Predicted 3D model of a 77-nucleotide RNA (c-di-GMP-I riboswitch aptamer) from a bacterium. The prediction has a mean pLDDT of 88. Of the family's consensus pairs, 95% are formed in the model. Rfam family: c-di-GMP-I riboswitch aptamer. Rfam links the family to the GO term cyclic-di-GMP binding.
[in-house]
Order: sequence, then C1' cells, then structure tokens
RNA sequence: UACCGACAAAGGCAAACCAUCCGCGAGGGUGAGGCGCAAAGCUACCUGCCUGGAAUCCAGGUCGAGGGGCUACCGAA
Repeated sequence: UACCGACAAAGGCAAACCAUCCGCGAGGGUGAGGCGCAAAGCUACCUGCCUGGAAUCCAGGUCGAGGGGCUACCGAA
C1' cells in the first nucleotide's frame, strides 16, 4: 500500500413517523426522531424501480436497490 472487518478505540451518518417549507409529481430541504449502516461519503456512468408528458421517445427522481468510478477513520485475526 492492497485485501480484510474485531465483544477494539475515537468518532460519523440517520430509516420509519411527526412538524414545517419547496415541487404537477416521484421526491427534496430544515428541525425533532433513531431503524439501521464499515463507506448508509461523493458521483445519475450502467441497470432496476418511481414520477410528469404531445409517451417504443423526452424530461425528472431514487446512491439506505444493485453494479461501476473517485475519496476516506482505525488496525485485531
């Protein structure tokens, strides 16, 4: 350094629900909340799923659905 992921250590993120705001919508922001996560960090590149539309196409959403790419704390076996 790579791989790997502990009854280790320091931390991190934050599901559902609720409040509020934005959006035609999927959904997103913020607050509270805490189901869980060793990449549940970033990325819409591929696939899937979802939404709108004059619909074999166009536009959008979802990275906590999977894959790929980039980055990253710790150091037992």